Source information: Small-subunit ribosomal RNA from a Thermodesulfobacteriota bacterium, 1563 nucleotides, folded computationally. The source organism's lineage runs through Bacteria, Pseudomonadati and Thermodesulfobacteriota. Its Rfam family is "Bacterial small subunit ribosomal RNA". Model confidence (mean pLDDT): 82 of 100.
[in-house]
RNA sequence: AACAUGAAGAGUUUGAUCCUGGCUCAGAGCGAACGCUGGCGGCGUGCUUAACACAUGCAAGUCGAGCGAGAAAGCUCCUUCGGGAGUGAGUAGAGCGGCGGACGGGUGAGUAAUGCGUGAAUAACCUGCCCUUAGGACUGGGAUAACUUCGGGAAACUGGAGCUAAUACCGGAUAAGACCACGAUUUCUCAGGAUUUUGUGGUAAAAGGUGGCUGCUUGCAGCUAUCACCAAAGGAUGGGUUCACGUUCCAUCAGGUUGUUGGUGAGGUAAAGGCUCACCAAGCCUAAGACGGAUAGUUGGCCUUAGCGGGUGGCCAACCACACGGGGACUGAGACACGGCCCCGACUCCUACGGGAGGCAGCAGUGAGGAAUAUUGGGCAAUGGGCGCAAGCCUGACCCAGCGACGUCGCGUGGGGGAUGAAGGCCUUCGGGUCGUAAACCCUUGUCAUAGGGGAAGAUGGGUGUAUGUGCUAAUAUCACAUACACUUGACGGUACCCUAAAAGGAAGCCCCGGCUAACUCCGUGCCAGCAGCCGCGGUAAUACGGAGGGGGCAAGCGUUGCUCGGAAUUACUGGGCGUAAAGGGUCCGCAGGUGGUUUUGUAAGUUAGAUGUGAAAGCUCCGGGCUCAACCCGGAAAAUGCAUCUAAUACUGCAAGACUAGAGUCUAGGAGAGGUUGGCGGAAUUCCCGGUGUAGCGGUGAAAUGCGUAGAUAUCGGGAGGAACACCAGCGGCGAAGGCGGCUAACUGGCCUAGUACUGACACUCAUGGACGAAAGCGUGGGUAGCGAACCGGAUUAGAUACCCGGGUAGUCCACGCCCUAAACGAUGGAUGCUAGGUGUAGGGAUUUAAAUCUCUAUGCCGUAGCUAACGCAUUAAGCAUCCCGCCUGGGGAGUACGGUCGCAAGGCUGAAACUCAAAGGAAUUGGCGGGGGCCCGCACAAGCGGUGGAGCAUGUGGUUUAAUUCGAUGCAAAGCGAAGAACCUUACCAGGGUUUGACAUACUUUCUUAAGCCGGUGUGAAAGCAUUUGGUGGCGUAAAGUUUACUUUAUGCAGUUUGUACAGGUGCUGCAUGGCUGUCGUCAGCUCGUGCCGUGAGGUGUCCGGUUAAGUCCGGUAACGAGCGCAACCCCUAUCACUAGUUGCCAUCACUUCGGGUGGGCACUCUAGAGAGACUGCCGACGACAAGUUGGAGGAAGGUGGGGAUGACGUCAAGUCAUCAUGGCCCUUAUACCCUGGGCCACACACAUGCUACAAUGGCGGAUACAACGGGUUGCGAACCCUAAAGGGGGAGCUAAUCCUAUCAAAGUCCGUCUCAGUUCGGAUUGUAGGCUGAAACUCGCCUGCAUGAAGCUGGAAUCGCUAGUAAUCGUGGAUCAGCCAUGCCGCGGUGAAUGCGUUCCCGGGCCUUGCACACACCGCCCGUCACACCACGAAAGUCGGUUCUACCCGAAGUGGCUGGGCUAACCUUCGGGAGGCAGGUUCCUAAGGUAGGGCUGGUAAUUGGGGUGAAGUCGUAACAAGGUAGCCGUAGCGGAAGCUGCGGCUGGAUCACCUCCUUU
Repeated sequence: AACAUGAAGAGUUUGAUCCUGGCUCAGAGCGAACGCUGGCGGCGUGCUUAACACAUGCAAGUCGAGCGAGAAAGCUCCUUCGGGAGUGAGUAGAGCGGCGGACGGGUGAGUAAUGCGUGAAUAACCUGCCCUUAGGACUGGGAUAACUUCGGGAAACUGGAGCUAAUACCGGAUAAGACCACGAUUUCUCAGGAUUUUGUGGUAAAAGGUGGCUGCUUGCAGCUAUCACCAAAGGAUGGGUUCACGUUCCAUCAGGUUGUUGGUGAGGUAAAGGCUCACCAAGCCUAAGACGGAUAGUUGGCCUUAGCGGGUGGCCAACCACACGGGGACUGAGACACGGCCCCGACUCCUACGGGAGGCAGCAGUGAGGAAUAUUGGGCAAUGGGCGCAAGCCUGACCCAGCGACGUCGCGUGGGGGAUGAAGGCCUUCGGGUCGUAAACCCUUGUCAUAGGGGAAGAUGGGUGUAUGUGCUAAUAUCACAUACACUUGACGGUACCCUAAAAGGAAGCCCCGGCUAACUCCGUGCCAGCAGCCGCGGUAAUACGGAGGGGGCAAGCGUUGCUCGGAAUUACUGGGCGUAAAGGGUCCGCAGGUGGUUUUGUAAGUUAGAUGUGAAAGCUCCGGGCUCAACCCGGAAAAUGCAUCUAAUACUGCAAGACUAGAGUCUAGGAGAGGUUGGCGGAAUUCCCGGUGUAGCGGUGAAAUGCGUAGAUAUCGGGAGGAACACCAGCGGCGAAGGCGGCUAACUGGCCUAGUACUGACACUCAUGGACGAAAGCGUGGGUAGCGAACCGGAUUAGAUACCCGGGUAGUCCACGCCCUAAACGAUGGAUGCUAGGUGUAGGGAUUUAAAUCUCUAUGCCGUAGCUAACGCAUUAAGCAUCCCGCCUGGGGAGUACGGUCGCAAGGCUGAAACUCAAAGGAAUUGGCGGGGGCCCGCACAAGCGGUGGAGCAUGUGGUUUAAUUCGAUGCAAAGCGAAGAACCUUACCAGGGUUUGACAUACUUUCUUAAGCCGGUGUGAAAGCAUUUGGUGGCGUAAAGUUUACUUUAUGCAGUUUGUACAGGUGCUGCAUGGCUGUCGUCAGCUCGUGCCGUGAGGUGUCCGGUUAAGUCCGGUAACGAGCGCAACCCCUAUCACUAGUUGCCAUCACUUCGGGUGGGCACUCUAGAGAGACUGCCGACGACAAGUUGGAGGAAGGUGGGGAUGACGUCAAGUCAUCAUGGCCCUUAUACCCUGGGCCACACACAUGCUACAAUGGCGGAUACAACGGGUUGCGAACCCUAAAGGGGGAGCUAAUCCUAUCAAAGUCCGUCUCAGUUCGGAUUGUAGGCUGAAACUCGCCUGCAUGAAGCUGGAAUCGCUAGUAAUCGUGGAUCAGCCAUGCCGCGGUGAAUGCGUUCCCGGGCCUUGCACACACCGCCCGUCACACCACGAAAGUCGGUUCUACCCGAAGUGGCUGGGCUAACCUUCGGGAGGCAGGUUCCUAAGGUAGGGCUGGUAAUUGGGGUGAAGUCGUAACAAGGUAGCCGUAGCGGAAGCUGCGGCUGGAUCACCUCCUUU
């Protein structure tokens, strides 16, 4: 100085909400791998798989100062040429001997405890080398390698004979001390025992080497130094053994064990011990998890986390285990030994086939495996180790280098300026924006890399030599130590670092851009290709696919995959839950266990505090320091939350002892009860039997039928038999632990309540395992059987009906005994105790009281405060506040299934998984919608009526079919006489054929022309369009200038036009699911919302509800609501009445004229016209109502309760309709999908549908006569009179730009007269023939009209269905738009004549409001279940079959230790010389690895076949569930059935609806 210090959420279930709950994401990490990319350096790190197999090299040697022996080449010399001598050299190499190969290095197979960690013990032990102490080291002996020689063998190797040494081996002496035996003794210990002193006896030692000096017998002795040696004591270090605690998962592993547990004795070990053996006893372990199985080296630590925890154990460090698999010992201080030995086995190699050799889980390296992991490198310079006196040797330990972005840390790829915002890319609303100061360009710097030069630290050490000093010593030798000087030693490495040079020069990628999650546009694609962590994108405008531009993030990396922790309070110790979401055991008793009332004393186990020891180092954290920084490294501190020991405290808990009475129990006196068991008795009813009466039906249902009945049923009366159940009382009343219990009565018996206080004195609570009880169904044996009644048989219903309904009916239901053991066994709520407002019923007691009231205990209901709850709700009978104990839950499905175990006679019960699959499954509440739920209300919705459609013929439209084309659209209501208010050409979009290409049309630029084009003409060709052609005629305008001249010419320019070319035009081509606009529809239905406030966690609610009322959310009253908006209504138009104003073209009452026509004068009174007004408002009266709103009746009024009609269409719904009215995004065509033309088609015709017309006739047809309208239209027009025609029509042309004229003679139905007389007709008019007319270039396909002739179907229309409530329906005519004409019977208007019915709201349809249920929300045309069929996937069973592992019994039994043996052999010692002791080899025996045989257990793979399960856009059959789901559903059980399922029995409400009962609330 520091350690306190640390905590984020999001997406996804729904139409929306809250909750529950899972899935997924954002973070951090890694010994990683893969993809793309890659400049430098530092520090780390690198076979996670096959403990698979290994070529090659290296990884453990050293000591001549322990010992004997001892080459060769080469060189030199000599030589008798054979060789010899010297040197090399006491060298190399080997041997004996010593020390070390038990360390270091590797790996993690085994191991769940023989391990590891922490703390103890060893009074039960060992310890080479090292240190200290005080001693010793005397005297003898016999061998044996090497070597020589002779053999065997391919080799490895080995045998015989002979020689020799030692610090090799052996004997004897000595013995302070050690050890052993027998004694005595001190101190200590819980004990076993340890320890001090001591006596007697016994046992065991040794080795020398080297340096120096001295002596002499010259190879020995003495002294000394040093190294080594022996014995002992102690230390240090290292180990052995033991104990306590901790140390993964499975109980679908519940019992295990025979050396097992203990004892006695013996053996064995360094050492306690069943460690081993003999005998004795029968123990020992186990639910606090033995035994078994699976997995795993353990720890410090590492990762993560706020922490607690969770995961992990690579690198580094500690411990353990292993060394080809298995077994074994030897040597040694230490091993049962990685680079030692023996044996068995597998494998590889060598071989002369006889026999041998080998063990990389050391470092490199190879193969194999694998997604995947490096160099057959340098050096002992440093650190460390072995040996050695030392020099030194050895050291793949180690130090370095190499390879790999494998990780981490650092650096760079430049910096400053630079706007014509360049080019280019991309986008664009075409203006521009953006990449972007980015680049270019100017100035500048020099890290890294490159080149050149310089150049460390790591070496404070070691060695040699010299010198000096100190110590030992007899010694100034030697030796040891210290100091100084000189020389020498670096793998890395000419590396780090420094300097210089040049030049921005050599150095940026990866992922992402729908939300989570930072970052958006264009193009391509068109449910394709593809993406995706979750939700999810993609079906022609994709910010989600692919590319591009741009942007975001990180950066020499970036992404992906895998794994771990986190988030996840999603296993909850910290820190969760169980009424309905997953979750309370069916109920009780009760052992173990857990927990436990008041009080005193003691103790100190828990607890608290302090101290001591330990908690290795490294790591983490903090501080400081060293590499330029950082990573990294160094030093110190802190921490290590633990364990052990000691001391102290005593509140609480425990323990021990004592006391108490409030818990619990006993006792006394009362009390209630369908509590249980057994026996007896009773009446009503059903059925059956007998008898009587009696006759044709009964019974049953929605309706029927089966069935019963004339052999006498049903009905009725009497008698009898038998079984089962007990009406009323009866009550959310009682009793019981639960299941459950109901006639009366007797016996036996359990529990409960109240009052009293006498007694005991915590005796209590809970309860795993265990025990008992446990509805219904079911099972066994034996009875019984009236009714009911699974199965079954009939009858119905139905598409079917294995059902619902009906008729029968067996098990069963009943009893006894024995099983079964499950239910929605429910309050879906475990038990106990205490506490926390009340109100009000019921049952049983008590106190008090005359009675009532009141108080109290127990039980049982309802309402409700606080509180709780996700909400619903619970609320002293808690789901509130607390304590204790038990049970249970952890996403949905698979599945309460499989396997195993266990219980059962069986059915089956209990226990109870996984693979796989989904992103949800679920609870409560909300808003809607829906219901074969309920309530209220409305509508020509039904009903009551009138007339139709559906039948006929025709017209028109549509479908279908046909066609070259029959253009396109509209398709339930809400398409179909619709777009189309009018297809012969045109229209026209379609088809065939012929033509045109800047185009039929627009704009701009450009080229030509102004006697050009155009127009009027002509010619050729042609179907026309067009193409070609023409010396016919005609043929611009403005301004300015010039010229000639009074009017022209020329030039320039502008406008206009023409022509060439280019941009572009053009498209009824596609998308109405990209759109605007417009429209339909629910519906002229009464609704739809908002602000503020209030309620609710919230979605939301309230308002908008309730009682009345209305056509109306219209109004009134109530009310946590108060107001407001869009709708309703009103305001607008037409119409009905009146008055005013105005009278021409309208009118004519009065007056006049008249040709008798309002014709004229005149008038404006009336009609009318058209302006502006009035009038109607429940205003007035009565009744009803709440004194309201209003309703009803009445008066007045032309009109009465919105007078009648119209216009007017809220929020929204239907991806409703329309790209072909128009507009428009995008896409598509561009000598064609554009444009022009001729002809054809849209008019087809077996058929089906829709809308109409005309009819079927007498309420009529026909003929004749005759009366009364309104709205309109008219100059390319309406067109009069008059004439012609039989008519259509023609001629004609007055009048009229219209209150004037025309249409328009006029209406028609009507009225009057006549005729027809019920018939396919004098009905009906289709069809056809024929003759005419009109429009139009043109009526063939394909017009209308007229005349004559023809005269079809049709005699009132099946199921079904439409319109209409009054001037309406019905019926009658009439006008208009479009239009040359018209296929118009259509459409839009107009008037004439002019009804019937409405009890009423049960039902059908549609709608509104309130309420209820819902598993629906694409909203019932919803959702959804099961079989079957197909495909795929995982799993179970299975005759078997193939493995692994393990057990039992037996056989065989290598190597080897131990035991036994003494026929063989034998140096040291003893010997009486015979031999003995001892040893070696052999034999034998116990044990035993591997192997074998037989039989089991467990486990895995596979398998014909088989079983269910899961998943899969459009398969089959049905319709089980959700609404009263159309038979309420569900639970248990049993039977049955293609399937969902049905039925029986018992149970539950988690059932709708109606009624009743009880209680509550209010009056």